The RNA shown here (c-di-GMP-I riboswitch aptamer) has 88 nucleotides and comes from a Pseudomonadota bacterium.
The source organism's lineage runs through Bacteria, Pseudomonadati and Pseudomonadota.
Its Rfam family is "c-di-GMP-I riboswitch aptamer". Its family is annotated with cyclic-di-GMP binding in the Gene Ontology.
RNA sequence: UCGGAAAAAAGGCAACGCCAUCGAAAGGGGGCGACGCAAAGUUACCGGCCUUUAGGGCAGCUAGCUCCAGGGCAGCGGGACCGCUCAC
Numbered sequence: 001u002c003g004g005a006a007a008a009a010a011g012g013c014a015a016c017g018c019c020a021u022c023g024a025a026a027g028g029g030g031g032c033g034a035c036g037c038a039a040a041g042u043u044a045c046c047g048g049c050c051u052u053u054a055g056g057g058c059a060g061c062u063a064g065c066u067c068c069a070g071g072g073c074a075g076c077g078g079g080a081c082c083g084c085u086c087a088c
Base pairs, nucleotide, nucleotide: 003088004086005085012037013036017032018031019030021028022027035075041081042080043079045078046077047076048073049072050071055067056066057065058064
C1' cells in the first nucleotide's frame, strides 16, 4: 500500500416507542431510550421506495379522483469520497 474481518480495547452511531418542535405530507432537527450497526461516516450519481403543497387533467360548487418531484429516504441495493482497530 492492497485485500480481508476472527477477537479485543478506546470509543462512536442509534431502530421502534414516548415528549415537545419544523413541515401540506413524506420526512427532518432536539430530548429520553436501545433494535441493531465495522462504515448505521459523507454524497441523491444509478436503480428502488415514500410523499403530492403548488401546478396539469377530470369533476363540478365543495367535496373528490388522477398525473407529476424540482420534496424526501444514505438504517433498501450499487457507485464515488473519506475513516478507527488488527487475527490474517